[in-house]
RNA sequence: GCGGCCUUAGUCUAGUGGCUAGGAUUCCAGCCUGCCAAGCUGGUGGCCCGGGUUCGAAUCCCGGAGGCCGCA
Numbered sequence: 001g002c003g004g005c006c007u008u009a010g011u012c013u014a015g016u017g018g019c020u021a022g023g024a025u026u027c028c029a030g031c032c033u034g035c036c037a038a039g040c041u042g043g044u045g046g047c048c049c050g051g052g053u054u055c056g057a058a059u060c061c062c063g064g065a066g067g068c069c070g071c072a
Base pairs, nucleotide, nucleotide: 001071002070003069004068005067006066007065010025011024012023013022018055027043028042029041030040031039048064049063050062051061052060
């Protein structure tokens, strides 16, 4: 330099154009308990950035950033 894959919550992850972005875990509150842990219930928190297509984009297209792999 060229090519491929990936980027969603503090962490891991589902999603293949449409109803409120779902789950696990962490954290917070409550219940339970003599206390803690465990368990149960509820809550907080997220689409890497910019632009485009579309009635509508996490999803498709272009550019950028970061990571991994391959070729030279």
Model confidence (mean pLDDT): 82 of 100.
This is a predicted structure of a 72-nucleotide RNA (transfer RNA) from a Candidatus Jordarchaeia archaeon.
It matches the Rfam family "tRNA". By type it is a transfer RNA.
The organism belongs to Candidatus Jordarchaeia, within Archaea.
RNAcentral records the identical sequence in 5 taxa.